[in-house]
Transfer RNA from Halorussus ruber, 86 nucleotides, folded computationally. Its Rfam family is "tRNA". It is annotated as a transfer RNA. The organism belongs to Halorussus, within Archaea. The prediction has a mean pLDDT of 81. It was read from a public genome assembly.
RNA sequence: GCGAGGGUUGCCGAGCGGCCAAAGGCGGCGGGCUUAAGACCCGCUCUCGAAGGAGUCCAUGGGUUCGAAUCCCAUCCCUCGCACCA
Numbered sequence: 001g002c003g004a005g006g007g008u009u010g011c012c013g014a015g016c017g018g019c020c021a022a023a024g025g026c027g028g029c030g031g032g033c034u035u036a037a038g039a040c041c042c043g044c045u046c047u048c049g050a051a052g053g054a055g056u057c058c059a060u061g062g063g064u065u066c067g068a069a070u071c072c073c074a075u076c077c078c079u080c081g082c083a084c085c086a
Base pairs, nucleotide, nucleotide: 001082002081003080004079005078006077007076010026011025012024018066027045028044029043030042031041032040046055047054048053059075060074061073062072063071
């Protein structure tokens, strides 16, 4: 350099153009159980709110669309293969 795959929440990972603040697991917080701890069970875990709800998000920046994590373009980064290079 060429080709292919990828970048999602504290971490790992799923994600169909609308049903997405986005499965599941780990971790964390609170509670239950226990003499106690572990294991196990329940709830919560982006921000604000007592709640209904509202807001902002999927590497970065654009674009398409009524609507984008999802489609398109550019850039950055990672992995694999090929090529190149003494």